A computed fold for a 343-nucleotide RNA from a Candidatus Saccharimonadota bacterium, annotated as Bacterial RNase P class A. The sequence is in RNAcentral, with records from ENA. Its mean pLDDT, the model's own confidence on a scale to 100, is 76. Its Rfam family is "Bacterial RNase P class A". Rfam describes the family as follows. Ribonuclease P (RNase P) is a ubiquitous endoribonuclease, found in archaea, bacteria and eukarya as well as chloroplasts and mitochondria. By type it is a ribozyme.
């Protein structure tokens, strides 16, 4: 210096001069002054607070999620180390990673044949039969054989060498490799390593299933409100959110009268910012200080001008946080890797 890998930060700046929402003050209807969108405020995908429905309780169905191991978190379907698998020369990166010897279903096109078995080509003759020069040839015959050949994503499910045989074949052997038990060693573990024995199970579960864990239901339009007398019911019936049982709780109906505005819920929180603190490889946990940092309801955060630069990208809160996915102009910056030169 080229080329890559990764993690992160950033998201136009000053000034003016006109305005909008909130908060606090004041001489109170007007003025001062503070404060005023994001890393995704977004998809609403997942996990909680929260709130009603018992204070959401309990078995079982069904129905849906999630599948390595050990760990962080209020939780998760997140995330962080690790292990096995794959990919790359490497930094690195990618993994829907339990079960297919419980059962059942599929396995397109090609191809004889797609898991039941199967004979197109080609091999082989212990059968038959046909011709012979007697050496054999040969057949719209029968059988052998699953080792070549051809088709596929995948050919019956162990490569390779020897033996075997009419030709053959894990049919036998030896070695090598799958898997699967058992024992020892290292590890919290998944798993790794070595050491015996043992098998011959095709793929697919992002097909039904089985196995394990695990989800009550509704969502801030949640909630925050009902009250009167009249009728009728008394333990059984029916109501309280979705099957079944249990269990717990409430009388029941329709008039009338209120009520729908406006307040609360709203932003002080698993907060946020420092000690490049402590403990951890990291997720993340905690000590001590400090800070308050939108809260609107038809819904403010904006327009106008000037100057400057590296010329502004996607894109606007609406109960609130932790995630994940998805949009992003341009520009910074750590670390790491192959490779060239050069001291």
């Nucleotide at each position: 210096g080229u080329a890559g890998a990764u993690c992160a930060u950033u998201a136009g700046g000053u000034g003016a001069u006109c305005g909008c929402u909130u908060g606090g003050c004041u001489u109170u209807u007007a003025g001062c002054u503070a404060a005023g969108a994001g890393g995704a405020a977004a998809g609403u995908c997942c996990g909680g607070g929260c709130a009603g429905c018992a204070u959401a309780g309990g078995a079982c169905a069904a129905c849906g999620a999630c599948a390595g191991u050990c760990g962080c978190u209020a939780a998760c379907g997140g995330c962080g180390a690790c292990c096995g698998g794959g990919g790359g020369a490497g930094a690195c990166c990618c993994u829907a990673g339990g079960g297919a010897a419980a059962g059942u279903g599929c396995c397109a096109c090609a191809g004889a044949a797609a898991c039941g078995a199967a004979a197109c080509u080609a091999c082989c003759c212990c059968g038959a039969u046909a011709c012979u020069a007697c050496g054999g040839u040969g057949u719209c015959c029968g059988g052998g054989a699953a080792a070549a050949g051809g088709u596929g994503a995948a050919a019956c499910g162990a490569g390779u060498g020897a033996g075997g045989u009419a030709a053959a074949a894990g049919c036998u052997c030896a070695c090598a490799g799958u898997c699967c038990c058992c024992u020892a060693u290292g590890g919290u573990g998944a798993c790794a390593u070595a050491g015996g024995g043992g098998a011959g199970a095709g793929g697919u579960a992002a097909a039904c299933c089985c196995u394990g864990u695990u989800g009550g239901c509704u969502g801030c339009a949640a909630g925050g409100a009902g009250g009167u007398a009249u009728g009728c019911g008394u333990a059984a019936a029916g109501a309280g959110c979705g099957g079944u049982c249990c269990g717990c709780u409430c009388g029941c109906a329709g008039a009338c009268c209120g009520a729908u505005a406006c307040c609360c819920g709203c932003u002080u929180g698993a907060a946020c910012u420092a000690u490049u603190g402590c403990g951890g490889c990291a997720a993340c946990g905690u000590a001590u200080a400090g800070u308050c940092u939108a809260g609107a309801u038809a819904g403010a955060u904006g327009a106008u001008c000037a100057c400057c630069c590296u010329a502004g990208a996607c894109a606007g809160a609406a109960c609130c946080c932790g995630g994940c996915u998805u949009a992003u102009c341009g520009a910074u910056g750590g670390u790491c890797u192959a490779c060239a030169c050069c001291u």